[in-house]
Context: one part of a larger RNA
RNA sequence: CUGGGCGUAAAGCGCGCGUAGGCGGGUCGUUAAGUCGGGGGUGAAAGCCCGGGGCUCAACCUCGGAAUAGCCUUCGAUACUGGCGAUCUUGAGUCCGAGAGAGGUGAGUGGAACUCCGAGUGUAGAGGUGAAAUUCGUAGAUAUUCGGAAGAACACCAGUGGCGAAGGCGGCUCACUGGCCCGGUACUGACGCUGAGGCGCGAAAGCGUGGGGAGCAAACAGGAUUAGAUACCCUGGUAGUCCACGCCGUAAACGAUGGAAGCUAGCCGUCGGGCGGCAUGCCGUUCGGUGGCGCAGCCAACGCAUUAAGCUUCCCGCCUGGGGAGUACGGCCGCAAGGUUAAAACUC
Numbered sequence: 001c002u003g004g005g006c007g008u009a010a011a012g013c014g015c016g017c018g019u020a021g022g023c024g025g026g027u028c029g030u031u032a033a034g035u036c037g038g039g040g041g042u043g044a045a046a047g048c049c050c051g052g053g054g055c056u057c058a059a060c061c062u063c064g065g066a067a068u069a070g071c072c073u074u075c076g077a078u079a080c081u082g083g084c085g086a087u088c089u090u091g092a093g094u095c096c097g098a099g100a101g102a103g104g105u106g107a108g109u110g111g112a113a114c115u116c117c118g119a120g121u122g123u124a125g126a127g128g129u130g131a132a133a134u135u136c137g138u139a140g141a142u143a144u145u146c147g148g149a150a151g152a153a154c155a156c157c158a159g160u161g162g163c164g165a166a167g168g169c170g171g172c173u174c175a176c177u178g179g180c181c182c183g184g185u186a187c188u189g190a191c192g193c194u195g196a197g198g199c200g201c202g203a204a205a206g207c208g209u210g211g212g213g214a215g216c217a218a219a220c221a222g223g224a225u226u227a228g229a230u231a232c233c234c235u236g237g238u239a240g241u242c243c244a245c246g247c248c249g250u251a252a253a254c255g256a257u258g259g260a261a262g263c264u265a266g267c268c269g270u271c272g273g274g275c276g277g278c279a280u281g282c283c284g285u286u287c288g289g290u291g292g293c294g295c296a297g298c299c300a301a302c303g304c305a306u307u308a309a310g311c312u313u314c315c316c317g318c319c320u321g322g323g324g325a326g327u328a329c330g331g332c333c334g335c336a337a338g339g340u341u342a343a344a345a346c347u348c
Stems, first nucleotide, its partner, number of pairs: 003320004007302002012316001014201004021194003025088007033081002035077008049065006091191001092188003095184003099180001103177007110154001115149007125136002162169002206247006215241002220236004258315006266293013297304002321348003330341004
């Protein structure tokens, strides 16, 4: 450079915003840069190729021809691409009306449960297990009733349900706030798609400073089990889990499936909205989401199948035998832990 690929064989960046770049709707006009055609110049000689000739042949030498990517120039062509101008509304967006939702942030608040504290009743056990023991209890435990404190999480509703770009989001109320869907068609008039770098977001664990600490619980201690038991089981228990601010930047960050658009049988369920019919809780239809099954087609098979892994177009990322190795070295980032970028020798 090129080919073939990326659900499960190697391979989709965790997700978004967006710079450069690449790509880009309908019509008319213009230009003639790309593109196409003709002419001219150049493309040294030698070599290669074709034909002829000379050494007895050949190698070799020699003559002629042809060929030569491309570059420059000139005259044309104008379908397509590009440039410029004009215009359009179907892509995109704005506006108006209505709607659903655990979308986000902050503040407040509620009940159940666990634990602890105080008080009452009450007496010898409780707890735990396969069985036990460590443990708690006559200084009154467990159980039960009342009162109080504190922290964390929100049973039922709950759904193959909803929202969010992803991570993720679940008691209730208020405030602020993002997105989405439907209807109307009033407006703008291609304003679009993708996106190397870049920037932002990003579960859990972990780190820094300060708070908080009920329950749970790495580490740790003890009791068991066992040949042993640095485990599984039991009794305890500290970081942590929670809050604020600042880092970390990873994951089976998964649909193991990048984004956008068009096209290609259906059937059944469910969520949000619209329209129509009315026997008012059903039927029909339409848009958007989310599931199941299934045709064509695709696939190595499994399976996918209008939410494609089908048929096409555009843009990005990535793969190229196994081990060595997501390692070493170097760079960048980080307080650290480490992250990211990323080889080779050697070996099969």
The part of an RNA shown here (small-subunit ribosomal RNA, central domain) has 348 nucleotides and comes from an uncultured bacterium. It matches the Rfam family "Bacterial small subunit ribosomal RNA". Its family is annotated with ribosome and structural constituent of ribosome in the Gene Ontology. The RNAcentral record of the full RNA draws on ENA and SILVA. Model confidence (mean pLDDT): 90 of 100.